Molecule: transfer RNA
Organism: bacterium
Order: sequence, then structure tokens, then C1' cells
RNA sequence: CGGGCCGUAGCGCAGUUGGUAGCGCGCACGCUUGGGGUGCGUGAGGUCGUGAGUUCGAAUCUCGCCGGCCCGA
Repeated sequence: CGGGCCGUAGCGCAGUUGGUAGCGCGCACGCUUGGGGUGCGUGAGGUCGUGAGUUCGAAUCUCGCCGGCCCGA
């Protein structure tokens, strides 16, 4: 310098025929217990790396930038 993949909640991930984001663990509270753990229930937490474009509508499509990994030179 060229090419490919990836970036979503504290952590690990799903969601890509475009329709407004979910699962597990963790966290808070409640029930259960003599107490704890286990189990069950409820809840908080993300403007989807960032900026722009297309669209009635973008995590999803397009382009730039940033970061990580891999391949080539």
C1' cells in the first nucleotide's frame, strides 16, 4: 500500500427478504429459607463504533472515517 471479516446492554452473543432491538450470564428488588445458596417472578440497563447518503421508515442498503483480527505485497 491492496483485499477480506468484525464492531449491538457490564460480559458473551442473536437479530441483515429494511418496519423502530432480544437471549444467556451478571446487577437491583420481591417470593421461597432460621440465614445463605438453589429455584421462581418483576425490573433497570443499549439513540446498534462514528459521520453522511438513499428511503415514508436503516442495526440491516451505499460511501467516508476510527478501532480490532486475518491474508497478500